This is a predicted structure of a 349-nucleotide part of an RNA (small-subunit ribosomal RNA, central domain) from an uncultured prokaryote. Rfam family: Bacterial small subunit ribosomal RNA.
Context: one part of a larger RNA
RNA sequence: CUGGGCGUAAAGGGCACGUAGGCGGACCAAACAGUCAGGCGUGAAAGCCCCGGGCUUAACCUGGGAACUGCGUUUGAUACUGCCGGUCUUGAGUCCGGGAGAGGGUAGUGGAAUUCCCAGUGUAGCGGUGAAAUGCGUAGAUAUUGGGAGGAACACCAGUGGCGAAGGCGGCUACCUGGACCGGUACUGACGCUGAGGCGCGAAAGCGUGGGGAGCAAACAGGAUUAGAUACCCUGGUAGUCCACGCCGUAAACGAUGAGUGCUAGAUGUCGGGGGCCCUAGGUCUUCGGUGUCGCAGCUAACGCAUUAAGCACUCCGCCUGGGGAGUACGGCCGCAAGGUUAAAACUC
Numbered sequence: 001c002u003g004g005g006c007g008u009a010a011a012g013g014g015c016a017c018g019u020a021g022g023c024g025g026a027c028c029a030a031a032c033a034g035u036c037a038g039g040c041g042u043g044a045a046a047g048c049c050c051c052g053g054g055c056u057u058a059a060c061c062u063g064g065g066a067a068c069u070g071c072g073u074u075u076g077a078u079a080c081u082g083c084c085g086g087u088c089u090u091g092a093g094u095c096c097g098g099g100a101g102a103g104g105g106u107a108g109u110g111g112a113a114u115u116c117c118c119a120g121u122g123u124a125g126c127g128g129u130g131a132a133a134u135g136c137g138u139a140g141a142u143a144u145u146g147g148g149a150g151g152a153a154c155a156c157c158a159g160u161g162g163c164g165a166a167g168g169c170g171g172c173u174a175c176c177u178g179g180a181c182c183g184g185u186a187c188u189g190a191c192g193c194u195g196a197g198g199c200g201c202g203a204a205a206g207c208g209u210g211g212g213g214a215g216c217a218a219a220c221a222g223g224a225u226u227a228g229a230u231a232c233c234c235u236g237g238u239a240g241u242c243c244a245c246g247c248c249g250u251a252a253a254c255g256a257u258g259a260g261u262g263c264u265a266g267a268u269g270u271c272g273g274g275g276g277c278c279c280u281a282g283g284u285c286u287u288c289g290g291u292g293u294c295g296c297a298g299c300u301a302a303c304g305c306a307u308u309a310a311g312c313a314c315u316c317c318g319c320c321u322g323g324g325g326a327g328u329a330c331g332g333c334c335g336c337a338a339g340g341u342u343a344a345a346a347c348u349c
């Protein structure tokens, strides 16, 4: 490079926005760059290939032909692609009217519970376990009642329910704000898809500065268990978990399934919206969008997937190419560090 692939065998980038690039709807007209056809020129000789000839044959030598798939030039064709011009509305977007939602941000606020503090009642235990012990308690604990402080998380509702590009999002209220959906079809008129680099977002843990600290809890200490027990169990307990600002940039970041568009039997549940009919609590039919289950054709090595495809096609990007060495070394870039990213080879099976 070509080919074959990427749910589970190696392989989809964590996710988005978007630059270059690649690709791109319907109709008309023009020109003819790509494209196609013919002519001419050139494409040295030798060699290769074909038909002959010469050495007794062959190697070798030699004549002719073919070929040289190319390039240039010229004449012509105009369907397709590109280019120029014009038009269109189905792709895309705008507008108007609606309703749904833990989508994001800021401020405020509520109740339950745990812990701690104060006070009352009350007395000898509490706690914990397989059993215990460490621990707490006559300086009055545990239990119970009243009051107070503080932090964190929001029971029920709650649902293969909803929202978000992904990470993720759950008490309540207000304000600010993003997206999607349905209906109307008024407007623009291909304005589109993808996206190397780039830029932004990105759980948890971790890092920096300052705050906060109830519960939980790496590390750590003690008690048990055990042959030992640097564990599992128990009593404690610091970082951390929380907030603000700044880093880190990873993950089984998973649907282990990139994005977009079109096409290809159905059945059933559920969420949001529209329409029709009815004896309108509601039922039923239908339509658009989402989310599940089952299932035909088809696909698959099988498992399974199956209008939310892993089916049938097209466009663009990312990635794979036996196991170990190794996601390592070296170098570069990034980072305060931890480390991240890019990424080999020797050797070996």
Stems, first nucleotide, its partner, number of pairs: 003321004007303002012317001014201002017198001021194003025088004033081002035077008049065006091191001092188003095184004103177007110154001115149007125136002162169002206247006215241002220236004258316006266294013298305002322349003331342004
The full RNA is in RNAcentral, with records from ENA.